[in-house]
RNA sequence: UGCGAGAAAGGCAAACCACGGGAAAUCGUGGGACGCAAAGCUACGGGCCUAAGUCCACCCCAGUCAGAAGUGGGGGUGAUAUGGUUGCCGGGCUACCGAAC
Numbered sequence: 001u002g003c004g005a006g007a008a009a010g011g012c013a014a015a016c017c018a019c020g021g022g023a024a025a026u027c028g029u030g031g032g033a034c035g036c037a038a039a040g041c042u043a044c045g046g047g048c049c050u051a052a053g054u055c056c057a058c059c060c061c062a063g064u065c066a067g068a069a070g071u072g073g074g075g076g077u078g079a080u081a082u083g084g085u086u087g088c089c090g091g092g093c094u095a096c097c098g099a100a101c
Base pairs, nucleotide, nucleotide: 002101003098004097011036012035016031017030018029019028020027021026034087040093041092042091044090045089046088047085048084049083052082053080054079056078057077058076059075060074061073
């Protein structure tokens, strides 16, 4: 240095619940432990989740109008990170303990 013990001392904390933030994904705090040897830090690459916003696409409605198109208004569907996830994988940075090999 790799490695990770039916080792020791410690550490973290999934689901779920409460309160709070957020449009949501999800996050914070407290409770709680399924698990974790980096489940410490970092959204850098990929994946995944969400879609508020959008001068994006398609459709519908109302109104205007003789009628229609266009612009504008309202709604639906889709697309899309400027959002999120490091407890999905990889990369980067840092670190406690010490049997065997």
This is a predicted structure of a 101-nucleotide RNA (c-di-GMP-I-GGC riboswitch aptamer) from a Chloroflexota bacterium. The sequence was found by an Rfam model in a public genome assembly. Rfam family: c-di-GMP-I-GGC riboswitch aptamer. Its Rfam clan is "c-di-GMP_I riboswitch clan". The literature on the family includes a 2012 paper in Biochemistry by Smith et al., "Structural and biochemical characterization of linear dinucleotide analogues bound to the c-di-GMP-I aptamer".